[in-house]
RNA sequence: GGGUCUGUAGUUCCAAUGGGAGAACGCUUCUCUUGCAAAGAAGAGGUUGUGGGUUCGACCCCCACCAGAUCCA
Repeated sequence: GGGUCUGUAGUUCCAAUGGGAGAACGCUUCUCUUGCAAAGAAGAGGUUGUGGGUUCGACCCCCACCAGAUCCA
């Protein structure tokens, strides 16, 4: 320098054919306990890597860029 893949909550990851952004663990509060853990209940937490484009509508489709992994040179 070129090819391929990945980027969504603090972490690991779903999200069908483009239409409601979610799960588990973690975190906070409460119940239970002498206390802790476990269990149960409730809650907070996201500019879906960045910027454009297409569309009535984009995590999803197109382009460029950024970061990471990998292959070739």
The RNA shown here (transfer RNA) has 73 nucleotides and comes from Allocoleopsis franciscana PCC 7113. Model confidence (mean pLDDT): 81 of 100. The gene name in the source record is tRNA-Ala-TGC-2-1. RNAcentral holds the sequence, with entries from ENA, GtRNAdb, MGnify and Rfam. Its Rfam family is "tRNA".